Small-subunit ribosomal RNA, central domain from an uncultured prokaryote, 349 nucleotides, folded computationally.
Its Rfam family is "Bacterial small subunit ribosomal RNA".
The coordinates come from a structure-prediction model, not an experiment, and the mean pLDDT is 86.
RNAcentral holds the full RNA, with entries from ENA.

[in-house]
Context: one part of a larger RNA
RNA sequence: CUGGGCGUAAAGUGCGUGUAGGCGGCUUCGACAGUCAGGCGUGAAAGCCCCGGGCUCAACCUGGGAAUAGCGCUUGAUACAUCGAGGCUAGAGUUCGGGAGAGGAGAGUGGAAUUCCCAGUGUAGAGGUGAAAUUCGUAGAUAUUGGGAAGAACACCAGUGGCGAAGGCGGCUCUCUGGACCGAUACUGACGCUGAGGCGCGAAAGCGUGGGGAGCAAACAGGAUUAGAUACCCUGGUAGUCCACGCCGUAAACGAUGUGCGCUAGACGUUUUGGGGGUUAUGCCCUCGGUGUCGCAGCUAACGCAUUAAGCGCACCGCCUGGGGAGUACGGCCGCAAGGUUAAAACUC
Numbered sequence: 001c002u003g004g005g006c007g008u009a010a011a012g013u014g015c016g017u018g019u020a021g022g023c024g025g026c027u028u029c030g031a032c033a034g035u036c037a038g039g040c041g042u043g044a045a046a047g048c049c050c051c052g053g054g055c056u057c058a059a060c061c062u063g064g065g066a067a068u069a070g071c072g073c074u075u076g077a078u079a080c081a082u083c084g085a086g087g088c089u090a091g092a093g094u095u096c097g098g099g100a101g102a103g104g105a106g107a108g109u110g111g112a113a114u115u116c117c118c119a120g121u122g123u124a125g126a127g128g129u130g131a132a133a134u135u136c137g138u139a140g141a142u143a144u145u146g147g148g149a150a151g152a153a154c155a156c157c158a159g160u161g162g163c164g165a166a167g168g169c170g171g172c173u174c175u176c177u178g179g180a181c182c183g184a185u186a187c188u189g190a191c192g193c194u195g196a197g198g199c200g201c202g203a204a205a206g207c208g209u210g211g212g213g214a215g216c217a218a219a220c221a222g223g224a225u226u227a228g229a230u231a232c233c234c235u236g237g238u239a240g241u242c243c244a245c246g247c248c249g250u251a252a253a254c255g256a257u258g259u260g261c262g263c264u265a266g267a268c269g270u271u272u273u274g275g276g277g278g279u280u281a282u283g284c285c286c287u288c289g290g291u292g293u294c295g296c297a298g299c300u301a302a303c304g305c306a307u308u309a310a311g312c313g314c315a316c317c318g319c320c321u322g323g324g325g326a327g328u329a330c331g332g333c334c335g336c337a338a339g340g341u342u343a344a345a346a347c348u349c
Base pairs, nucleotide, nucleotide: 003321004320005319006318007303008302012317014201015200016199017198021194022193023192025088026087027086028085029084030083031082034080035077036076037075038074039073040072041071042070049065050064051063052062053061054060091191092188093187094186095184096183097182098181103177104176105175106174107173108172109171110154114150115149116148117147118146119145120144121143125136126135162169163168206247207246208245209244210243211242215241216240220236221235222234223233258316259315260314261313262312263311266294267293268292269291270290271289274287275286276285278284279283298305299304322349323348324347331342332341333340334339
């Protein structure tokens, strides 16, 4: 390389958008460089195969024949593929009417709690733990009442509930805005699927500049524990956590399961519904789109998966190829840095 694979053994890019490329619905006509058939040419000799011959046989040598993928020329075929022209509506999209949603961005606003400040009441403790101590408190703490300030997060509702491509999204109101779903038929007429590069988004931590800073809390300090305790526990506490703008570009970025389409028993929940039907109102049945549990066939090394497939198929992309060395070195690219990305070898088992 081929082959075989990628839920857990090595292996699905974190996610999207989309360029090139690959692949592509039904039907009519035409063309024929793909495809198929025939003919001709070429396909050296030797070798292989068949029939003979020569060394006493054989190996070996030798005569003739056959065979040969491919390539070229030519004559045809036109189902499939392709190309050209035309038509269609089942794919895809547009339109109209609906309802649902923590989808995104901006602005405003609310209450509880916490901490701090001021004032009142009040007096000796409070706090913390396995037990303590560091710590706070007679300069009046803790507790309690009233007032004020600040920042951050939104109890209950809350749900294998909802939305989003993923990361993710949760008090309330307003403005702007994306997507999906249902129903209706009206329209376009294959406009589609995938997607190397590219581009965009991308938790937390971290970085830059400027704000902010209540609580929490790496680092750090102290108290304990302990043989020690650079920890677990306690008292403090700075970056950070928050906001704006700009970087970083990584995660067990997980369903450890790429995207799209079609097909293949069921049962029971749930959700926005929506829609439809009949019916005695709730209820019940059918149906579309999500989201779960169980389960047949089938698959699987087993575990398990099972119409939300890991089943049966097709299209396209990504990735794997023994362990360590190593996701490292060198080089390139990116970054302010931290580092990221691409990515070996010697050696060794």